[in-house]
Parts: sequence; structure tokens; C1' cells
RNA sequence: CUUAUCAAGAGUGACCGAGGGACAGGCCCUAUGACGUCACGGCAACCUGAUAUAUUAUUAAGGUGCCAAAUCCUGCGGUAUGACCGAAAGAUGAG
Repeated sequence: CUUAUCAAGAGUGACCGAGGGACAGGCCCUAUGACGUCACGGCAACCUGAUAUAUUAUUAAGGUGCCAAAUCCUGCGGUAUGACCGAAAGAUGAG
């Protein structure tokens, strides 16, 4: 850079010790210990593998990813205007 997906799903323990949720505004999480690291566990099914009734389906062994809140909400544009659609930005996979 191209492309696909992003309202589903899935947490405990140990260590550390004050920030964190990308950015801005809001709102929220957090000394009842967040964030981070490690261990174990889990979710999912993008790539690989395996199986079958084979442009598909199943599985979950391998490579990633993920496990507060819709990508937490909004941000730019449109419309039937407080809701919906699309875009941008971001995240992840594959190339």
C1' cells in the first nucleotide's frame, strides 16, 4: 500500500505500584490494585493442517489475534434528524 472483518464470544492467580481506555471532547475503569509482565485457562476461526458428503462444512493440532463497556460514545458527510446509512481514523488477519 491492497483487501476482509470489527453490536457475538472468552479470566483466574502471582509480581509490580499509578495510571489506563490509540488521538481530542465526553463518559468510564482503577489502591477492593488498574496499566504492564509472567503462569495457567478460555474465546474465535483470518492463515496453515486434519477429516468429510469437497467453490462447502466440521475440527481446533500449528501461526497470529483476542478475553470491561458496540472500535465505550461522538468526531467528517448525507438523510426520513437524537435514529439510520456511508466515509475517515484505528485495531486485527492475509498478501